[in-house]
RNA sequence: CGAGUCAGCCAGGCGGUCGCGUCACCGGGUGACCGGUGCCGAGGAACGUCCGGGCUCCGCAGGGCAGGGUGGUGGGUAACGCCCACCCGGGGCGACCCGCGGGACAGUGCCACAGAAAACAAACCGCCGGUUGGUCCUCGACCACCCGGUAAGGGUGAAACGGUGGUGUAAGAGACCACCAGCACCCCCGGUGACGGGGGUGGCUUGGUAAACCCCACCCGGAGCAAGGCCAGACAGGGAGCGGUUGAGGGCGGCCCGCCCGAGCUCCCGGGUAGGCCGCUGGAACGUGUUGGCAACAGCACGUCGAGAUGGAUGGCCGCCACUCGCACGGGAGCAAUCGUGUGCGAGGACAGGACCCGGCGUAUCGGCUGACUCGUCCG
Numbered sequence: 001c002g003a004g005u006c007a008g009c010c011a012g013g014c015g016g017u018c019g020c021g022u023c024a025c026c027g028g029g030u031g032a033c034c035g036g037u038g039c040c041g042a043g044g045a046a047c048g049u050c051c052g053g054g055c056u057c058c059g060c061a062g063g064g065c066a067g068g069g070u071g072g073u074g075g076g077u078a079a080c081g082c083c084c085a086c087c088c089g090g091g092g093c094g095a096c097c098c099g100c101g102g103g104a105c106a107g108u109g110c111c112a113c114a115g116a117a118a119a120c121a122a123a124c125c126g127c128c129g130g131u132u133g134g135u136c137c138u139c140g141a142c143c144a145c146c147c148g149g150u151a152a153g154g155g156u157g158a159a160a161c162g163g164u165g166g167u168g169u170a171a172g173a174g175a176c177c178a179c180c181a182g183c184a185c186c187c188c189c190g191g192u193g194a195c196g197g198g199g200g201u202g203g204c205u206u207g208g209u210a211a212a213c214c215c216c217a218c219c220c221g222g223a224g225c226a227a228g229g230c231c232a233g234a235c236a237g238g239g240a241g242c243g244g245u246u247g248a249g250g251g252c253g254g255c256c257c258g259c260c261c262g263a264g265c266u267c268c269c270g271g272g273u274a275g276g277c278c279g280c281u282g283g284a285a286c287g288u289g290u291u292g293g294c295a296a297c298a299g300c301a302c303g304u305c306g307a308g309a310u311g312g313a314u315g316g317c318c319g320c321c322a323c324u325c326g327c328a329c330g331g332g333a334g335c336a337a338u339c340g341u342g343u344g345c346g347a348g349g350a351c352a353g354g355a356c357c358c359g360g361c362g363u364a365u366c367g368g369c370u371g372a373c374u375c376g377u378c379c380g
Stems, first nucleotide, its partner, number of pairs: 001376010012321007020041002023038006043351001047362002050360005055224004062257004067220005072086005087101001088099004102215002107213002109209003124154002126150005132144005162180006181205001183202008228278004237269006249261004285304008323348008332339002
C1' cells in the first nucleotide's frame, strides 16, 4: 500500500427569523380563548408487529381429549424462539463465518426424472453352466432360442445394500481371511455437561426424509390501553321467535363429562350519543466508577430526570463553520505505485417518526469515524 474479518460509535454544529405542542407563571376576557415569558419536546432503528414479559380485566372445583411452541450442552435473564461460552458438523490459506443441531433397528408414509431394479432389493448389457437346433475341411469353437446361476465389471441416478487385497468358485458373492471405515455393547482416562482420547468384544454392514404423520422431553389460561375505571349528558318505543325448574341463556381458555349461576335471551325496524378526567409515564431506567465473571450479565457507590399529543406537536427559510465527493491550481513525502496537505468553484446529506411501557429479533439507511486482527505485494 492492496484485499479482507470482527467489534463499537456518530447520524451535523452555531446564529438569525417565521412557526408548532404539553405544562408553569403573568396580563386581558363573563367565557370559549387570546397575548407574553420560561422549561421540556422522537430513533438507531421510534418501523414491521414476528417472539418474550410488565400492567389491566375476566377466570382460577375437578377429570379426560384435543391444540400450540421449543429442541446439542452449560450458563445469563422478569421472560424468550434472545444473548454468552463451549461441543459437534460444514465452509474459508487465514482472521473468522454458517447450522429449524432430539429420535429413522416403536410404527406408518414418501423417494421426482432416468434406470432392469429405489428398500423384508433388482438380471438391461456382460460373465458362467445346461437342453435343443444350426454353421465350419478343422470336433472343438461360434451363433440363435429357452432354463438356471451370478451383484466382480458396464450403464442410470442425488442415492444401487461397506472399501482395498487375497482365498475360493463353472462364474461369483463377507461364503471365508487380513487391514481400514462404520455400527452396537462393555471397560478405563479427561470434562459440571454436550463430548473427546484409548482399549476390548460382537455379528459381518442394517439408504435418505421428522420445516411428513408420529414418538420423547420440557413449556404454555383468554383477551388486550378501543385493556380497565370514574364523571357529565341524550333518548321513544314497536314487532317477531324461544324459554321460565321437563329451565332459554351464561360462566369455568377449545371440545366432552362434570360443576356453578340462572329469568330472561335472540333477531328486525325506529330513536339517542360519540364529551371530559384517570390509567399516562420514575423505569427489569440511563450515565460514570468499581467489584465478581472468559463472556452474556450481576452486585455496590455516586450522579441525572429525558415527549405525553388525541386527528394527533418537534418544521420551513437564510448565513457561517465542519464533513464527503468532483474539477482546477500550488506545494510536500516516497525509487515508484501512491498517500497526506493548502486555496478557489460546484454538488451532496439518507432511512424514517412516538401513541401504555419495556427486553429481543428482523428489515431500511447518504455517508463517516475508532479499535483489534488476518492474508498478500513492494522496498529496506
Molecule: Bacterial RNase P class A
Organism: Angustibacter sp.